Description
The RNA shown here (glmS glucosamine-6-phosphate activated ribozyme aptamer) has 149 nucleotides. It matches the Rfam family "glmS glucosamine-6-phosphate activated ribozyme aptamer". For this family Rfam cites "Control of gene expression by a natural metabolite-responsive ribozyme" (Winkler et al., Nature, 2004). About the family: This entry contains a glucosamine-6-phosphate activated ribozyme that is found in the mRNA for GlmS. GlmS is an enzyme that uses fructose-6-phosphate and glutamine to generate glucosamine-6-phosphate. Of the family's consensus pairs, 83% are formed in the model. Its mean pLDDT, the model's own confidence on a scale to 100, is 75.
């Protein structure tokens, strides 16, 4: 550097770190910390400070860059055969209320090793909220066209 094999990973609350903080040192020009999971993606383009909580009284401080969110347009597609027009987005009509699923992680505390120290790891146990899904009632779903009786 080539070639085979074998094992991880297979991806967005995600990555970075000139500030700032923590440690080590005579001193950083080392090391380290910089968000805990749940949700979430039809394509483009463009704006924008991108849901939900949980911990914690606070560096989960500040900053850059990305991101599946939300608006606006356009293009697919799904809801009625077709057109608009409204609404979703493959689980593809809105809306209410009831029940139901949808395994919450860290954090702190406890032990383990292992480090010079800061941190990080690994093991226990317990704790959301939003959104969706399904079932039950109940409202609400234009207009034109064609077709069929």
């Nucleotide at each position: 550097a080539u070639u085979a094999u074998u094992u991880u990973u297979c991806u967005a609350g995600c990555g970075c770190c000139a500030g700032a903080c923590c440690c080590u040192u005579a001193a950083a020009u080392g090391g380290g910390u910089g968000a805990c999971g749940a949700g979430g993606u039809u394509u483009g383009u463009a704006g924008u400070u991108a849901u939900c909580g949980a911990a914690g009284u606070a560096u989960u401080c500040g900053g850059c860059g990305g991101a599946u969110g939300c608006u606006a347009c356009a293009a697919c597609g799904g809801u009625u055969u077709g057109u608009g027009a409204a609404u979703c987005g493959u689980a593809a009509g809105a809306a209410a209320u009831a029940c139901u699923u949808u395994u919450a992680a860290a954090a702190a505390a406890u032990a383990a090793a292992a480090u010079a120290a800061a941190a990080a790891u690994u093991a226990u146990a317990a704790c959301a909220a939003a959104g969706a899904g399904g079932u039950a009632u109940u409202u609400c779903a234009c207009a034109c066209a064609g077709u069929u009786a």